This is a predicted structure of a 352-nucleotide part of an RNA (small-subunit ribosomal RNA, central domain) from Serratia sp. H76. The source organism's lineage runs through Bacteria, Pseudomonadati, Gammaproteobacteria, Enterobacterales and Serratia. The RNAcentral record of the full RNA draws on ENA and SILVA. Its mean pLDDT, the model's own confidence on a scale to 100, is 88.
Context: one part of a larger RNA
RNA sequence: CUGGACUUAUAGCGCACGCAGGGCGUUUGUUAGGUCAUCAUGUGAAAUCCCCGGACUCCACCUGGUCACUGCAUUUAGAAACUGGCGAGCUAGAGUCUACUUAGAGGGGGGUGGAAUUCCAGGUGUAGCGGUGAAAUGCGUGGAGAUCUGAAGGAAUACCGGUGGCGAGGGCGGCCUCCUGGACGAAGACUGCCGUUCAGGUGGGAAAGCGUGGGGAGCAACCAGGAUUAGAUACCCUGGUAGUCCACCCGGUAAAGGAGGUCGAUAAGGAGGAGGUGGCCUUGAGGCGUGGCUUCUGGAGCUAACGCGUUAAAUAGUCCGCCUGGGGAGUACGGCCGCAAGGUUAAAACUC
Repeated sequence: CUGGACUUAUAGCGCACGCAGGGCGUUUGUUAGGUCAUCAUGUGAAAUCCCCGGACUCCACCUGGUCACUGCAUUUAGAAACUGGCGAGCUAGAGUCUACUUAGAGGGGGGUGGAAUUCCAGGUGUAGCGGUGAAAUGCGUGGAGAUCUGAAGGAAUACCGGUGGCGAGGGCGGCCUCCUGGACGAAGACUGCCGUUCAGGUGGGAAAGCGUGGGGAGCAACCAGGAUUAGAUACCCUGGUAGUCCACCCGGUAAAGGAGGUCGAUAAGGAGGAGGUGGCCUUGAGGCGUGGCUUCUGGAGCUAACGCGUUAAAUAGUCCGCCUGGGGAGUACGGCCGCAAGGUUAAAACUC
């Protein structure tokens, strides 16, 4: 440089924003960098190849000459469709505004409710409770468990709840309130390519983990004991510490999965869900439309098959990422980052 791939075989960065870079709507004018074309000049070593010859008896080999070397550069007079530059427009991309509308566990702060577990105090009350496949450890006459009353504290929010909703993703669920982001719809007006993708970069990023200080009800790595077992560093049981919770900071990884990058465009349908909206009438649990989201099924097409199928894995594009036999290895070394744990970038020998 090129080919083929990336749901499940190797392969889509966990997610977004975004500079450089790439690619980009429509009309018209201009320019002539790319592009195309004419004449000429220079160069394109020799050898090789082709053609015409020569010489070894012939061939190969060798050798003379011509052509060619399809290329590059320069010059002259040009073309203007495409692409690029510049100018002027347009409105289908994109966006803004207006007064609106709608739904929502979207985010952050503050407040507050009830149920339940546990603990504490008190009343009643007596011999067991608890646990298991069966037991035992454990708790209990110093009165447990059960039951009633009161108080404390922490965490999570039953029902509603739904292949329901919202969010770029991670994720988000009692109720009230404050601040705040996004999306959809309907009608009009405006800006006029402002758009797309994005190496580096920047920001968010579950759980576990780290630091400092709080908090600690339940649960529970580690640990201890009881069982089981040939053993049992497990599964089961009784306890139980970090942690789980809060504030601030770090960390930056997950089967971060739809194992499906982004952005638009094109191409049969059917049945649903939640929330909008338009007019219609025989105002009804009405029917007819319309745009965004979402679930199932399915046609063409695609696929190795499974399957996907207008939310594509179809068709034709844009840009980025990534793959190249198994192991060694997501490892070593080095760099960068981190308090550490470690993360990220990322080989080779050797071997099959």